RNA sequence: UCAGAGGGCGGGACGAUCGCUGGUUGCCGGUGGGCCUAGCUCACUGGGCUGGAGGAAAGUCCGGGCUCCGUAGGACAGGAUGGUCGAUAACGUCGACCGACCGUGAGGUUAGGGCCAGUGCAACAGAAAGCAAACCGCCGAACGAUCCAUCUCGAUGGAUGCGUGGUAAGGGUGAAACGGUGCGGUAAGAGCGCACCAGCGUUUGAGGUGACUCAAGCGGCUGGGUAAACCCCAUCCGGAGCUAGACCAAACAGGGUGCAACGCGCAAGCGUACGAGGCGGUCCGUUUCGUUAUCGACACUCGGGUAGGUCGCGAUGGAGGCGACGAGCAAUCGUCGCGCACAGAUAAAUGAUCGUCGGCCGGACUUUUCAGUCCGGUCACAGAACCCGGCUUACAAGCCCUCUGAUGUC
Numbered sequence: 001u002c003a004g005a006g007g008g009c010g011g012g013a014c015g016a017u018c019g020c021u022g023g024u025u026g027c028c029g030g031u032g033g034g035c036c037u038a039g040c041u042c043a044c045u046g047g048g049c050u051g052g053a054g055g056a057a058a059g060u061c062c063g064g065g066c067u068c069c070g071u072a073g074g075a076c077a078g079g080a081u082g083g084u085c086g087a088u089a090a091c092g093u094c095g096a097c098c099g100a101c102c103g104u105g106a107g108g109u110u111a112g113g114g115c116c117a118g119u120g121c122a123a124c125a126g127a128a129a130g131c132a133a134a135c136c137g138c139c140g141a142a143c144g145a146u147c148c149a150u151c152u153c154g155a156u157g158g159a160u161g162c163g164u165g166g167u168a169a170g171g172g173u174g175a176a177a178c179g180g181u182g183c184g185g186u187a188a189g190a191g192c193g194c195a196c197c198a199g200c201g202u203u204u205g206a207g208g209u210g211a212c213u214c215a216a217g218c219g220g221c222u223g224g225g226u227a228a229a230c231c232c233c234a235u236c237c238g239g240a241g242c243u244a245g246a247c248c249a250a251a252c253a254g255g256g257u258g259c260a261a262c263g264c265g266c267a268a269g270c271g272u273a274c275g276a277g278g279c280g281g282u283c284c285g286u287u288u289c290g291u292u293a294u295c296g297a298c299a300c301u302c303g304g305g306u307a308g309g310u311c312g313c314g315a316u317g318g319a320g321g322c323g324a325c326g327a328g329c330a331a332u333c334g335u336c337g338c339g340c341a342c343a344g345a346u347a348a349a350u351g352a353u354c355g356u357c358g359g360c361c362g363g364a365c366u367u368u369u370c371a372g373u374c375c376g377g378u379c380a381c382a383g384a385a386c387c388c389g390g391c392u393u394a395c396a397a398g399c400c401c402u403c404u405g406a407u408g409u410c
Base pairs, nucleotide, nucleotide: 001406002405003404004403005402006401007400008399009398012357013356014355015354016353017352018351020052021051022050023049024048027047028046029045030044031043032042033041034040035039054381058392059391061390062389063388064387065386066241067240068239069238073284074283075282076281078237079236080235081234082233083097084096085095086094087093098112099110100109101108102107113232114231118230119229120226121225135171136170137167138166139165142164143163144162145160146159147158148157149156150155151154179197180196181195182194183193184192198222200219201218202217203216204215205214206213207212245311246310247309248308254302255301256300257299258298262271263270264269273291274290275289276288277287278286279285317342320340321338322337323336324335325334326333327332358379359378360377361376362375363374364373365372366371
């Protein structure tokens, strides 16, 4: 100097004018109402003061706080997670480490338990894609057959892979073909045997909390891939949600359908059974109401009426923030301090205009340079609705830190 890897900041500033909105009467005024009437209180309004979108407010993907569901229990189903150890209120999140893969490297990715529990799937090509298999091949050792030679006419020798048979080393197909290289052996071959490796199983030692790593042996010789395929294993899981819910106010005609034993007791009531509901699906369990019915509760259904407001929604707040010290590799935790902040709408406010400055890009001029002046363009993604911890996605200009590689110079 160039190229890269990891992490962080940032999200223009100031002023003026006009506008929107929350708070404040223990800041001032006006109007109106109520009442216990020299005063208190409520509503509206004018002013003063003061507050007013984010790092992602987005996605609604996870986890909670909070609220309600009558008892919320058990099993099954269903769903989620998946290396180890930690952190956390919790999580499918985060940290560190281990394994595998990628990269020269800094680093990155990882849905990372199990394929000898079972069932599936893999186009085409190929003989054959999971316990097999022979397309081209190789083999005269075994048994036939054919041919040739010799000769004592039945034998001997040779050739031929033609048949029975042996074979999977070589070649071919394919992403992948039932370990690799070498030597021996064989009729030809094959872990058939051996040596060295790889893989698998196993023993011992060392290190580590652990996943696992390293080392030294033994063994049968060798039992593909895929589980983000079904499945098996381990661990975990009430439901619904701010249209949650609480309170005040208003209104609340009617019609239809539905089912179900007895016993004890003076009675209240108790026991079992049955019917209709509740406890997210099923079953068990549990619980509410009812059961001699022309009833009523309950359930289902048709249909009429009312539906306005306050709180929830914030500061004496909390898994808040910031700082110091300590522990820890870190995530994070503990102690002490600071009183440091912080919108609250309900069809939804937080804005518009102008000016100056600023950043970046380009051009011109001046200037030895540093640098200065002028002109033009540009300044992102995007908008709270109960709150919080994460993850994912979007992001213009600009800036900082650490590390890696290449080249050159000293």
Bacterial RNase P class A from Stieleria varia, 410 nucleotides, folded computationally.
RNAcentral holds the sequence, with entries from ENA and Rfam.
A source record names the gene rnpB.